[in-house]
RNA sequence: AGUGCUGUAGCUCAGGGGUAGAGCAUCUCCCUUCCAUGGAGAAGGUCCCAGGUUCAAUCCCUGGCACCUCAA
Numbered sequence: 001a002g003u004g005c006u007g008u009a010g011c012u013c014a015g016g017g018g019u020a021g022a023g024c025a026u027c028u029c030c031c032u033u034c035c036a037u038g039g040a041g042a043a044g045g046u047c048c049c050a051g052g053u054u055c056a057a058u059c060c061c062u063g064g065c066a067c068c069u070c071a072a
Base pairs, nucleotide, nucleotide: 002070004068006066007065010024011023012022013021018055026042027041028040029039030038048064049063050062051061052060
């Protein structure tokens, strides 16, 4: 060089055409004498990059980059 897999919130991961969610974490409020636990809410995303298809792309196609795996 090559095969396969993955790339989405700070972390672990869903979502596979109609503009994105969960758990944990963070912040605020409630509860508590305080902490922990528990409850409510908020913030946090140019969905790895570029191009193509499409009315419309995180999703489909092509190429690239990075991690992992396999074989040599």
A computed fold for a 72-nucleotide RNA from Podarcis lilfordi, annotated as transfer RNA.
Rfam family: tRNA. Gene Ontology term of the family: triplet codon-amino acid adaptor activity. About the family: Transfer RNA (tRNA) molecules are approximately 80 nucleotides in length.
The prediction has a mean pLDDT of 81.
The sequence is in RNAcentral, with records from ENA and Rfam.